The RNA shown here (Glycine riboswitch aptamer) has 83 nucleotides and comes from uncultured Aeromicrobium sp. Model confidence (mean pLDDT): 78 of 100.
RNA sequence: GCGUGGGAGAGACCGAUCGCAUCCACGACGGCGCCGAAGGGGCAAAUCCCUCCCCGGAACCUCUCAGGCACCCAGGACCACGC
Numbered sequence: 001g002c003g004u005g006g007g008a009g010a011g012a013c014c015g016a017u018c019g020c021a022u023c024c025a026c027g028a029c030g031g032c033g034c035c036g037a038a039g040g041g042g043c044a045a046a047u048c049c050c051u052c053c054c055c056g057g058a059a060c061c062u063c064u065c066a067g068g069c070a071c072c073c074a075g076g077a078c079c080a081c082g083c
Base pairs, nucleotide, nucleotide: 001083002082003081004080005079006078011032013031014030015029017028018027019026033069034068035067039065040063041062042061047058048057049056
């Protein structure tokens, strides 16, 4: 890297707007609230590494830009097995 299996969180929120002939539903867009486990930023706090401090670094910490927020689907860090 590929294949198989497992794999969390948070809105069934609101809308005099748009699409679907109309309504519902759904999607888009906007508003407010919220989540962290693709990606991205930061070490300010706490933790860990650097034998201790400083300096420096890291993440499952933190921010929430991106992404996401009933079930299903999809995505999914990470874990197990096989190649």